[in-house]
Molecule: SAM riboswitch aptamer (S box leader)
Organism: Anaerolinea thermophila
RNA sequence: CUCUUAUCCAGAGAGACUGAGGGAACGGCCCUUUGAAGUCUCGGCAACCAAACCAUUACAUGAGUUAUGGUGCCAACUCCGACAGCAGAAUGGCAAUGCCAUUCGAUCACUGGAAGAUGAGAG
Repeated sequence: CUCUUAUCCAGAGAGACUGAGGGAACGGCCCUUUGAAGUCUCGGCAACCAAACCAUUACAUGAGUUAUGGUGCCAACUCCGACAGCAGAAUGGCAAUGCCAUUCGAUCACUGGAAGAUGAGAG
């Protein structure tokens, strides 16, 4: 870097150095000299993998426990949107309390997708 797979509405910040950007990319919106990003120290969150324990008789399984090790994370739902569907409006037609067609629209909500992030596995 590529592929597979799971998760992504919860949670968790102080100090030191330094000094202007940052939130992936585009658009928005926001954060930021009351200090961005980065590095270091300490702390915390969580429970993906390993480990130990517990339960089921055992390989194994788990809505369980611990937080020891490996990652990860600690503004805003992955900050929101983008693509598709549904929902909406207008006009017209059809003997019809509805159905169909065309056009507009993408504000809000929902669902899915795409992209991304992280873990685990593979190449």